[in-house]
RNA sequence: GGGUCUGUAGCUCAGCUGGGAGAGUGCUGCAUUCGCAUUGCAGAGGUCGGGGGUUCGAUCCCCCUCAGAUCCA
Numbered sequence: 001g002g003g004u005c006u007g008u009a010g011c012u013c014a015g016c017u018g019g020g021a022g023a024g025u026g027c028u029g030c031a032u033u034c035g036c037a038u039u040g041c042a043g044a045g046g047u048c049g050g051g052g053g054u055u056c057g058a059u060c061c062c063c064c065u066c067a068g069a070u071c072c073a
Stems, first nucleotide, its partner, number of pairs: 001072007010025004019056001027043005049065005
């Protein structure tokens, strides 16, 4: 330098042949207990790596770009 893959909640990830942004775990509160743990209930937490484009509408499609992994040179 070229090819491929990955990037979504604090962490690990799912999501879809374009329309509701989610799970587990963690965090907060309440219940339970003498107290802790466990368990149950409720809640907070997201510019979907960044920018632009297409579209009525983009995590998803197109272009550029950043970071990481890997292969070739």
The RNA shown here (transfer RNA) has 73 nucleotides and comes from Ruminococcus sp. The organism belongs to Ruminococcus, within Bacteria. It matches the Rfam family "tRNA". It is annotated as a transfer RNA. Gene Ontology term of the family: triplet codon-amino acid adaptor activity. Its mean pLDDT, the model's own confidence on a scale to 100, is 81.